FMN riboswitch aptamer (RFN element) from a soil metagenome, 124 nucleotides, folded computationally.
[in-house]
């Protein structure tokens, strides 16, 4: 430095209602990499969304919706008790968090995604 494969999980039961996996009680779920010791809520990435810019749609110019590339910004949440030389990570209570678009108001429906992505593993 090139190749290939892998690379996100969660709505069960109950109430209201014409109508809800969306409200309401109860449930349930946690991507990667670091870290003296195991992390969703310490640090740090990716995703997603935003914004310039180029390419494309595109024809002589200009202008535009989706795309696609690059650059930038944005970008949620945790405390106490316990062991321990050393944990916001472990063991014990009690919290808290979850992009957009649609739709009866979404972390769990469906969509952009048979994407794309941090990375991981093997091969040369």
């Nucleotide at each position: 430095g090139c190749c290939u494969u892998c690379g996100g999980g969660g709505c069960g039961g109950g109430g209201u209602g014409c109508g809800a996996g969306u409200c309401c009680c109860c449930a349930c779920c946690g991507g990667c990499g670091g870290u003296c010791a195991u992390a969703g809520c310490c640090c740090g990435c990716g995703a997603c969304c935003c914004g310039g810019c180029g390419c494309g749609c595109a024809a002589u110019a200009g202008g535009u919706a989706u795309g696609c590339g690059c650059c930038g910004g944005c970008u949620g949440a945790c405390c106490c008790g316990g062991c321990g030389g050393a944990a916001u990570u472990c063991c014990g209570g009690g919290g808290c968090c979850g992009a957009c678009c649609g739709u009866a108001c979404a972390g769990u429906c469906g969509g952009g995604a048979u994407g794309g992505g941090a990375g991981a593993a093997g091969g040369c």

Of the family's consensus pairs, 100% are formed in the model.